[in-house]
RNA sequence: AAUUUAUAAAGAACGAAGUGAGAGAACAGGCUCUAUGACCUUCUGGCAACCCCUCACAAGAGAAAGGUGCCAAUUCCUGACCUAAAAAUCAUUUUGGGAAAUAUAAAUU
Numbered sequence: 001a002a003u004u005u006a007u008a009a010a011g012a013a014c015g016a017a018g019u020g021a022g023a024g025a026a027c028a029g030g031c032u033c034u035a036u037g038a039c040c041u042u043c044u045g046g047c048a049a050c051c052c053c054u055c056a057c058a059a060g061a062g063a064a065a066g067g068u069g070c071c072a073a074u075u076c077c078u079g080a081c082c083u084a085a086a087a088a089u090c091a092u093u094u095u096g097g098g099a100a101a102u103a104u105a106a107a108u109u
Base pairs, nucleotide, nucleotide: 001109002108003107004106005105006104007103008102013044015043016042017041018040022033023032024031027079028078029077030076045071046070047069050067051066053062054061055060075101081098082097083096084095085094086093087092
């Protein structure tokens, strides 16, 4: 890097230090955060429980030492494609589901 599977409406920072202007994945639109210092980095603290660990034949339960992950807003919201319903009546609108995309984990190559 690619593929497969699973998960993504819950949860957790008004912390300290550094830095100093943009940030919220990419494109478009919206909305929001931000010199009362965001984003990012390090430390500390915490959440969760994928792997690991304990019990169990298993289903499942427990735990949090270790490997990851995460700690504004539903993956911040919407948008190409498919589909159901309603409104409207040929221009579309609204709502739901799926797909796609993205993120994370585990496995394989």
SAM riboswitch aptamer (S box leader) from Thermoflexibacter ruber, 109 nucleotides, folded computationally. The sequence was found by an Rfam model in a public genome assembly. NCBI's taxonomy places the organism under Bacteria, Pseudomonadati, Bacteroidota, Cytophagia, Thermoflexibacter. Its mean pLDDT, the model's own confidence on a scale to 100, is 81. The model forms 97% of the base pairs in the Rfam consensus. Rfam family: SAM riboswitch aptamer (S box leader). Its family is annotated with regulation of gene expression in the Gene Ontology.